RNA sequence: AGGAUUGAAAGGCAAACUCUUCGAAAGAUGAGGACGCAAAGCCGCGGGCCUAACAUCUUCACGGAUUACGGCGGCCGGGUUGCCAUU
Numbered sequence: 001a002g003g004a005u006u007g008a009a010a011g012g013c014a015a016a017c018u019c020u021u022c023g024a025a026a027g028a029u030g031a032g033g034a035c036g037c038a039a040a041g042c043c044g045c046g047g048g049c050c051u052a053a054c055a056u057c058u059u060c061a062c063g064g065a066u067u068a069c070g071g072c073g074g075c076c077g078g079g080u081u082g083c084c085a086u087u
Stems, first nucleotide, its partner, number of pairs: 003087003012037002017032003021028002035074001041080003045077003048072003055066004
């Protein structure tokens, strides 16, 4: 330095839910709280998924449909960084 492994040690993160704030929504921030996670650290490059404000089409109208420039890293792949023990 690299690979494999997770029985140990030091720890780390934080689902649902509640309150708060932002947002049209999906969702996100902060606090509480732990379902779980060996990268559940970071990055929207690829796939997938969610929402549909604006826009377009449609309806007599109410509405409906399509659509990301919005979002999900705790959906997967990829990139990148990192702790300890043993071999």
Predicted 3D model of an 87-nucleotide RNA (c-di-GMP-I riboswitch aptamer) from Paenibacillus sp. cl6col. The same sequence occurs in records of 2 taxa. Its Rfam family is "c-di-GMP-I riboswitch aptamer". About the family: GEMM was predicted in a large-scale screen for bacterial structured RNA regulatory elements.